Record summary
This is a predicted structure of a 350-nucleotide part of an RNA (small-subunit ribosomal RNA, central domain) from an uncultured organism.
[in-house]
Context: one part of a larger RNA
RNA sequence: CUGGGCUUAAAGGGCACGCAGGCGGACUGUCAAGCGUCUUGUGAAAGCCCCCGGCUUAACCGGGGAAUUGCUGGGCGAACUGGCAGUCUUGAGGCAGGUAAGGGCGAGUGGAACUCUUGGUGGAGCGGUGGAAUGCGUAGAUAUCAAGAGGAACGCCGGAGGCGAAAGCGACUCGCUGGGCCUGACCUGACGCUGAGGUGCGAAAGCCAGGGGAGCGAACGGGAUUAGAUACCCCGGUAGUCCUGGCCAUAAACGAUGUCCACUAGAUCGGUGAACUUCUGACAGUGCGCCGGUCGAAACAAAAGCGUUAAGUGGACCGCCUGGGGAGUACGGUCACAAGGCUAAAACUC
Numbered sequence: 001c002u003g004g005g006c007u008u009a010a011a012g013g014g015c016a017c018g019c020a021g022g023c024g025g026a027c028u029g030u031c032a033a034g035c036g037u038c039u040u041g042u043g044a045a046a047g048c049c050c051c052c053g054g055c056u057u058a059a060c061c062g063g064g065g066a067a068u069u070g071c072u073g074g075g076c077g078a079a080c081u082g083g084c085a086g087u088c089u090u091g092a093g094g095c096a097g098g099u100a101a102g103g104g105c106g107a108g109u110g111g112a113a114c115u116c117u118u119g120g121u122g123g124a125g126c127g128g129u130g131g132a133a134u135g136c137g138u139a140g141a142u143a144u145c146a147a148g149a150g151g152a153a154c155g156c157c158g159g160a161g162g163c164g165a166a167a168g169c170g171a172c173u174c175g176c177u178g179g180g181c182c183u184g185a186c187c188u189g190a191c192g193c194u195g196a197g198g199u200g201c202g203a204a205a206g207c208c209a210g211g212g213g214a215g216c217g218a219a220c221g222g223g224a225u226u227a228g229a230u231a232c233c234c235c236g237g238u239a240g241u242c243c244u245g246g247c248c249a250u251a252a253a254c255g256a257u258g259u260c261c262a263c264u265a266g267a268u269c270g271g272u273g274a275a276c277u278u279c280u281g282a283c284a285g286u287g288c289g290c291c292g293g294u295c296g297a298a299a300c301a302a303a304a305g306c307g308u309u310a311a312g313u314g315g316a317c318c319g320c321c322u323g324g325g326g327a328g329u330a331c332g333g334u335c336a337c338a339a340g341g342c343u344a345a346a347a348c349u350c
Base pairs, nucleotide, nucleotide: 003322004321005320006319007304008303012318014201015200016199017198021194022193023192025088026087027086028085029084030083031082033081034080035077036076037075038074039073041071042070049065050064051063052062053061054060091191092188093187094186095184096183097182098181099180103177104176105175106174107173108172109171110154114150115149116148117147118146119145120144121143125136126135162169163168206247207246208245209244210243211242215241216240220236221235222234223233258317259316260315261314262313263312266295267294268293269292270291271290272289273288275286276285277284300305323350324349325348332343333342334341335340
């Protein structure tokens, strides 16, 4: 001396639940497996190291010691780890009373807009663009009024605001249902944390079957632009977008920041809860929690920055990185209907 790292340089698994495993609060007793100490046997000899000696010296050789950090048996010790037994309440959970919310699923309802259909008015244009044209229109369009049909999305409220593990969630009402937070300290009594495999969830696109199809719109057709224009602009438009059931399993799945716990100045804004103060109350004020932001002490950082929501100081457990290209590719395995996903090299080259 016995790696260093992961916001942006390579590197946090998309997210959760959880078997094994790893780690684990306070007190008492006990055991003595780990641990400490003493010791038995063994750890061949030679070599290395130390001391002494023999060849004139050295190499070389002889003697003694040390070392051999290990294994094994025994005695003793009991702070710590561990086992067992008992106790505890602060971790965790439960209970009671409150509370906020686009959390999830199902059903029903509503208005605005749009397209279409029918009818009325009306009579030459409309539409579109930088300008045009394709397109639509005397078989009566555009505009306007009335009635009807349909599908999709829910303006304002709306917020750097809320909820959810993440993906994500936004009209209204009802039903079913999950979680959070606050107050009380009544109950259980460490029941906890993490989590390789595993399992579940997982935007969009895509796939299979059946429906649906207003608007939008890959592909495709046409009109323009242009040297060309397989584009940007315009007119159309199929899959798709929507629903039901089943697959797929990816993303700049991002805070590019794993989860949990403890500790380390504050200031300020927003959401939410219970309490206290004022004669009551709207309100206001005071401190106390939880959540979401901004600015900042110390510290950290290559810097940008981060800073009680840490990227600070420590701990537990998991995942991952190890120069660029080749390559997230080939091969093999495995999953998938397929598209493809997961796992994952090497030659060669700089």
The coordinates come from a structure-prediction model, not an experiment, and the mean pLDDT is 89.